[in-house]
Context: one part of a larger RNA
RNA sequence: UGUUAGUAGUCUGAGGGGAAGGUGGCUCCAGUACGAGAGGAACGAGUUGUCGGCGCCUCUGGUCGACCGGUUGUCUGAUAAGGCAGUGCCGGGCAGCUACGCGCUAGGUGAUAAAGGCUGAAAGCAUCUAAGCCUGAGGUAUCCCCUGAAAAUAGAUUGCUUAGGACGCGAGUAGAAGACUUGUUUGAUGGGGUAGGGAUGUAAGCUUCGAGGUUUUUUUUCCGAGUUGUUUAGUCCGCUACUUCCAAUUGUUCGCUUGCAUG
Numbered sequence: 001u002g003u004u005a006g007u008a009g010u011c012u013g014a015g016g017g018g019a020a021g022g023u024g025g026c027u028c029c030a031g032u033a034c035g036a037g038a039g040g041a042a043c044g045a046g047u048u049g050u051c052g053g054c055g056c057c058u059c060u061g062g063u064c065g066a067c068c069g070g071u072u073g074u075c076u077g078a079u080a081a082g083g084c085a086g087u088g089c090c091g092g093g094c095a096g097c098u099a100c101g102c103g104c105u106a107g108g109u110g111a112u113a114a115a116g117g118c119u120g121a122a123a124g125c126a127u128c129u130a131a132g133c134c135u136g137a138g139g140u141a142u143c144c145c146c147u148g149a150a151a152a153u154a155g156a157u158u159g160c161u162u163a164g165g166a167c168g169c170g171a172g173u174a175g176a177a178g179a180c181u182u183g184u185u186u187g188a189u190g191g192g193g194u195a196g197g198g199a200u201g202u203a204a205g206c207u208u209c210g211a212g213g214u215u216u217u218u219u220u221u222c223c224g225a226g227u228u229g230u231u232u233a234g235u236c237c238g239c240u241a242c243u244u245c246c247a248a249u250u251g252u253u254c255g256c257u258u259g260c261a262u263g
Stems, first nucleotide, its partner, number of pairs: 005161007015147004021051008034039001052105005060099004067092005072085005094238001107143004115135004164254004168184005189247003192243005197237004205230002209226001212223002
C1' cells in the first nucleotide's frame, strides 16, 4: 500500500518451522516357551538412569567493581571521616545473572507399501482379485509446541460510531537504534520519606576496666594496645507495602461519516 465504511479487540488455520528426541540398567513376564541336557528367549507391563533439547532461580553452589566489615603503606595537623595504591589486599554478601541446582521432555490414531489373509468368480474345481472385505512399516498424514489473513477465493466474529492513532513526558516485564509493554494528576509510573524484609556484624561519642611504660622526694602526672556498657548496634539496599513531598504540565497533530454552503 492492498483487503474490509472506520476503529479497537478476539479467533479460524491454508501454509511454514520444531530434538515433536536418542540410548542403557533393573523387576515382572520366567527359570516359562524351546531344549535329552547344558542352557535359555520374546511380545507386553513397570521402574530407574544417562546423553541431548526447552524453561526456571524455591533449594544447593558460583559470581555479585550495589553494600557492610577487617587491615597494610602513605597523604589530608590529631580524633573522626576520607583520597590513592589492580575493587590496594582480605572476610562476608541480598537482588540479578548463572550450573554444579530445579522442572518438563509419553505415546496414540488414520490411510497405505512390500507382504499376509477372508469371501469369490471368469474357468461347476482351484485361486489374496476381477467386484467386495480384513491386517500391515524406523516411511506418510495427524494429534503436541511456535508462527501464521498479503491464504488475490485477500476469511470469521464481538464492541463502538467518533471512536482511535501518533507526537511529547515518567518508566520497565522490553531493549544495540527503531520497536515492544506500561503509566501520564479521574495518577502509585519513577524519585524521596516511612514501615516491613534483607546484607554486614555491634558505629561514633561518653563510660568500666586495663598488661605495661613515664614522671615526682613515690601522695601524684601523663601515655597506653586492648576491653565493658550504652548496642540484636551503626551503616546500607537494584526487594515489598504505604504515602502526592518532587517529577510524569499545558497540549499539538493525524484520522473522520453525515450534514450545510459555493462552483